[in-house]
């Protein structure tokens, strides 16, 4: 310098007028609604609702079994399908990226369409080669899976050695499976050596098997206030919470015209609470390779309800054309917007800046 | 704000444990029949299975992730 991988930050600033939501403070003619000061006011994804929890409610949330979930190994964490470290396995010269990465011979079941001579058990003779008989350029018989053709896939490979031709038939050597024993490693697994039969194939995001892990439902949950409306049903051999079923629990109920308790139906859409200080943010010590954690100090950082957070204007600051160029004119500026919250993960984003590492190429 | 379904030919819709070329009604288009028109008869045409990636020899079907459309709640 070029080309590339990887992390990580912003993602426009001031100011002046107009105009909204919250919160406080003052005044009045007290308004959820008036004036007038004042503080405050979206993101890196707030998005999608794909997983985790937190917190309400249903029993302090229990046992079993169906159901669904993850699925290599240690850690990290409140949890997680996340995130750090490491295995093994694929891509690339390389930095580095990518895997739903437990088991289909030694538990069982299932699929494989066309093709082709056969497609999962041990099978398959269409050419090919090899042996017999014959009425002989050929036809039957019958050895062979070693070539040829099909196919995503035809059951190790390369030599000699054998046969009639062949073939792990048999011997070497690699590769591969399994198995045992030694070292390193917490492990995942690696590395050596010994023995075993020469093959057992694919698919588990098929059905199942292991291991683990999950009780439901969601802040339109809940609870309160106030306003409205139609009422039926069942209750001891009960009836429900409990919304898969079974068990085990708790709660209501035996007497009389009263009522409780459930579960169905009907009615209302206004207030309050829940509502933001919380696994929090940011600095610095420290313990770890990291993720993450642990002290200590400092910061106050939105709470709408039909839904505010806006607009215009000048300047400055980036980028683009132009032009008479220490300037001047013009014109752009992405994706998108909270609704209890918080921890990830996808997904979109215009442009801009650091870091660190690789690869070529040149110069000292 | 929070759930739960679906997307297949111009419109309604099947699609069998994943298999060759994905159908069927109405429509539409051309011919025949009739003076002509409906009916009716023969014959074709139309599809990015909502886009995009992954398992598999192979996806409309599993599965993951974006889209867009119905529904339900106090």
């Nucleotide at each position: 310098c070029a080309a590339g991988u990887u992390g990580a930050u912003c993602g426009g600033g001031u100011g002046a007028u107009c105009g909204c939501g919250u919160c406080c403070u003052g005044c009045c003619a007290c308004g959820u609604u008036g004036c007038a000061g004042g503080a405050u006011g979206a993101g890196g994804a707030a998005a999608g609702u794909c997983c985790g929890c937190g917190c309400u409610c249903c029993a302090u949330a229990g046992g079993g079994u169906a159901c669904g979930g993850u699925g290599c190994u240690g850690g990290c964490u409140a949890a997680c399908a996340g995130c750090c470290a490491g295995g093994c396995g694929g891509a690339g010269u390389g930095a580095u990226c990518c895997g739903a990465c437990g088991g289909c011979a030694a538990a069982g079941u299932g699929c494989a369409a066309c093709a082709g001579a056969g497609a999962g058990g041990u099978g398959c003779a269409u050419u090919g080669c090899c042996c017999u008989u014959c009425a002989a350029u050929g036809a039957a018989g019958g050895g062979u899976g070693a070539g040829g053709g099909u196919g995503a896939a035809a059951c190790g490979g390369u030599g000699c050695g054998g046969u009639a031709a062949g073939a792990g038939c048999g011997c070497a050597c690699c590769g591969g499976c399994g198995u045992c024993u030694g070292u390193g490693g917490u492990g995942a697994c690696a590395c050596a050596g010994g023995c075993g039969g020469c093959c057992a194939g694919g698919c588990a995001a098929a059905c199942c098997c292991c291991a683990c892990c999950g009780g439901g439902a969601g802040c339109a949950a809940a609870a309160c206030c106030a306003a409205g409306c139609a009422g039926g049903a069942a209750c001891a051999a009960g009836g429900g919470g409990c919304g898969g079923c079974c068990c085990g629990u708790c709660c209501c109920g035996a007497u009389a015209c009263g009522a409780g308790u459930u579960c169905c139906g009907g009615g209302u859409a206004g207030g309050u609470u829940g509502c933001u200080a919380g696994a929090g943010g940011c600095g610095u010590c420290g313990a770890g390779c990291a993720a993450u954690u642990g002290g200590c100090g400092u910061c106050g950082u939105a709470g709408a309800u039909a839904g505010a957070u806006g607009a215009u204007c000048a300047c400055c600051a980036c980028c683009c054309g132009c032009c008479g160029c220490u300037g001047g004119c013009g014109g752009g500026a992405a994706c998108a917007g909270a609704a209890c919250g918080c921890g990830g993960c996808u997904u979109a984003u215009a442009g801009a800046u650091c870091a660190a590492c690789u690869u070529g190429a040149g110069u000292c | 704000g929070g759930g739960u379904g679906g997307c297949u030919a111009g419109c309604u819709c099947a699609g069998u444990u994943g298999g060759u070329u994905a159908g069927a009604g109405c429509g539409c288009u051309u011919c025949c029949c009739u003076u002509a028109c409906a009916a009716g008869g023969a014959a074709g045409a139309a599809g990015u299975c909502a886009g995009g990636g992954g398992u598999u020899c192979g996806a409309g079907u599993c599965c993951c992730u974006u889209g867009c459309c119905a529904c339900c709640c106090a």